Predicted 3D model of a 266-nucleotide part of an RNA (large-subunit ribosomal RNA, domain VI) from a Eubacteriales bacterium. The full RNA is in RNAcentral, with records from ENA. Its mean pLDDT, the model's own confidence on a scale to 100, is 87. Lineage of the source: Bacteria > Bacillati > Bacillota > Clostridia > Eubacteriales.
[in-house]
Context: one part of a larger RNA
RNA sequence: CGAAGGAUAUUUGAGAAGAGCUGACCUUAGUACGAGAGGACCGGGUCGGACGCACCUCCUGUGCAUCAGUUGUCAUGCCAAUGGCAUAGCUGAGUAGCGGUCGUGCGGGAGUGAGUAACGCUGAAAGCAUCUAAGCGUGAAACAUCCUUCAAGAUAAGAUAUCCCACAGCAAAAGCUGGUAAGGUCACUCAUAGACUAUGAGUUUGAUAGGUCGGAGGUGUAAGCGCAGCAAUGUGUUCAGCUGACCGAUACUAAUAGACCGAGGG
Numbered sequence: 001c002g003a004a005g006g007a008u009a010u011u012u013g014a015g016a017a018g019a020g021c022u023g024a025c026c027u028u029a030g031u032a033c034g035a036g037a038g039g040a041c042c043g044g045g046u047c048g049g050a051c052g053c054a055c056c057u058c059c060u061g062u063g064c065a066u067c068a069g070u071u072g073u074c075a076u077g078c079c080a081a082u083g084g085c086a087u088a089g090c091u092g093a094g095u096a097g098c099g100g101u102c103g104u105g106c107g108g109g110a111g112u113g114a115g116u117a118a119c120g121c122u123g124a125a126a127g128c129a130u131c132u133a134a135g136c137g138u139g140a141a142a143c144a145u146c147c148u149u150c151a152a153g154a155u156a157a158g159a160u161a162u163c164c165c166a167c168a169g170c171a172a173a174a175g176c177u178g179g180u181a182a183g184g185u186c187a188c189u190c191a192u193a194g195a196c197u198a199u200g201a202g203u204u205u206g207a208u209a210g211g212u213c214g215g216a217g218g219u220g221u222a223a224g225c226g227c228a229g230c231a232a233u234g235u236g237u238u239c240a241g242c243u244g245a246c247c248g249a250u251a252c253u254a255a256u257a258g259a260c261c262g263a264g265g266g
Base pairs, nucleotide, nucleotide: 001153005164006163007162008161009160010159011158015150016149017148018147021049022048023047024046025045026044027043033038051107052106053105054104055103059100060099061098062097066093067092068091069090070089071086072085073084074083075082076081111145112144113143118138119137120136121135165266167178168177169176170175183261184260185259186258187203188202189201190200191199208254209253210252211250212249213248214247215246217243218242219241224237225236226235227234228233
């Protein structure tokens, strides 16, 4: 821009893409078959491998500053307590998130149609025979469907529901311009989204983000003071203190004020 007014939702599916794998064991049954040795078809069930998709409850990795320990040095006048730097100084753990065949869940099932090779029925040409010439049936992980995803720019531009509309100026008219309706955009707070954009949640008629409060989870028992010890240190207060992302509550802070686009009777 189109889709013969302007919108908001919900959809159909022409078409396209994906998936499509396979083993062992149990049973049927030591049956059919076979002198024996051996040993099934068909059918039913269980457990796997690889591959693929999704996710983070469990296991596990990371988790650039969540907690603790600790070395050197500098600083806060000193003690104590802290802070800076040294690869994140080093070390031990670790929430959310992001991942992992190192974790968990799920999938390739069944069916239908037309039919390959092949196997048949009826059956002539050719008094017989013949699956084929007319006709009819069975038949494969392949084909078309079925399953998953995208999909009406499918210009053949589809469908359904609902909402808004019988304005103004100019013009002979097609039409042009303007303010609006439903609706939308800008702006602003953001994340289940994200390179930008887009998408989604919100904007005081508000829990969108931050803060605060409570909780979960993490770390592992803070500082100060008391006591014991010459001291290092231990111990009580203390399952303490601190705490990014997680879960809730709460308008304290910021989403203010506003502007613009957008039909005209199809």